[in-house]
RNA sequence: GCCGAACUAGCUCAACGGCAGAGCACUGCUUUCGUAAAGCAGGGGUUCCGGGUUCAAAUCCCGGGUUCGGCU
Numbered sequence: 001g002c003c004g005a006a007c008u009a010g011c012u013c014a015a016c017g018g019c020a021g022a023g024c025a026c027u028g029c030u031u032u033c034g035u036a037a038a039g040c041a042g043g044g045g046u047u048c049c050g051g052g053u054u055c056a057a058a059u060c061c062c063g064g065g066u067u068c069g070g071c072u
Stems, first nucleotide, its partner, number of pairs: 001071007010024004018055001026042005048064005
């Protein structure tokens, strides 16, 4: 330099173009002499950035960024 993949909650990951979710973590409560475990409830998101298409975009298209892999 060229090619490909990935980027969504603190972490690991889901989500046929139509309300952004789960597990773990976190907070509160129940339980216990107390802690842990268990159960119940709750908070937490500019879906990497900028444009475009569309009634509607995490999703499709274009450009850029970061990371990983391959080729030379």

About this RNA
The prediction has a mean pLDDT of 82. Transfer RNA from a Planctomycetota bacterium, 72 nucleotides, folded computationally.